[in-house]
RNA sequence: CGCACCGUAGAGCAGUUGGUAGCUCACCGGGCUCAUAACCCGGAGGUCGGCCGUUCGAUUCGGCCCGGUGCAUCCA
Numbered sequence: 001c002g003c004a005c006c007g008u009a010g011a012g013c014a015g016u017u018g019g020u021a022g023c024u025c026a027c028c029g030g031g032c033u034c035a036u037a038a039c040c041c042g043g044a045g046g047u048c049g050g051c052c053g054u055u056c057g058a059u060u061c062g063g064c065c066c067g068g069u070g071c072a073u074c075c076a
Base pairs, nucleotide, nucleotide: 002071003070004069005068006067007066010025011024012023013022019056027043028042029041030040031039049065050064051063052062053061
């Protein structure tokens, strides 16, 4: 330098014939308990890596860029 894949909540991951984003754990409140854990109920938390474009509408399609992983190649 080339190719492929990945980037979504604090962590790990789903989600795309384009239509107002979800699961598990963690966190907060309540219940239960003598108390803690477990268990049950409820809640908060996301500019979907960035910018631009297409569209009535973009996590999803296109372009460029950033970061990560893997493969291949090179040897000046």